[in-house]
RNA sequence: GGGUCUAUAGUUUAGUGGUAGAACACCUCAUUUGCAAUGAGGAAACACCAGUUCGAUUCUGGUUAGAUCCA
Numbered sequence: 001g002g003g004u005c006u007a008u009a010g011u012u013u014a015g016u017g018g019u020a021g022a023a024c025a026c027c028u029c030a031u032u033u034g035c036a037a038u039g040a041g042g043a044a045a046c047a048c049c050a051g052u053u054c055g056a057u058u059c060u061g062g063u064u065a066g067a068u069c070c071a
Stems, first nucleotide, its partner, number of pairs: 001070007010024004018054001026042005047063005
């Protein structure tokens, strides 16, 4: 320098164009003398910029970051 793949919550991840889900973690409450465990509830996310579309996490292009292959 060229090819391919990936980017979703603090972490690990699901999501075949039509309300963005789960587990762990975090917060509150109950239970306990206290802690833990358990139960109930809550907050928290689509890397960025454009395009297509009535509608984009999803499709297309570019940028950024990472992984891998070739040279």